[in-house]
Molecule: transfer RNA
Organism: Archaeoglobaceae archaeon
RNA sequence: GCCGGGAUUGCAGAGUGGUACUGCGCUGGUCUGGAGAACCAGUGUCCGCAAGGACGCGAGGGUUCAAUUCCCUCUCCCGGCG
Numbered sequence: 001g002c003c004g005g006g007a008u009u010g011c012a013g014a015g016u017g018g019u020a021c022u023g024c025g026c027u028g029g030u031c032u033g034g035a036g037a038a039c040c041a042g043u044g045u046c047c048g049c050a051a052g053g054a055c056g057c058g059a060g061g062g063u064u065c066a067a068u069u070c071c072c073u074c075u076c077c078c079g080g081c082g
Stems, first nucleotide, its partner, number of pairs: 001081007010024004018065001025043006044055004058074005
């Protein structure tokens, strides 16, 4: 230099045009004499008393009614070729 794969919540991973999902962890609760296990609920950011709203998938653009998903450029990680 060329080619391929990857970057998603505290951690691990799914999702590949139309609701940000699952497990673990964590927090609260039920249960218990107390714990563990089990079960239930919650668990990104900002605004708001609340109801609710907006934003968020490495960064910046593009296409589209709509982008984590498709296209372009770039950053970082892994692998291959020369």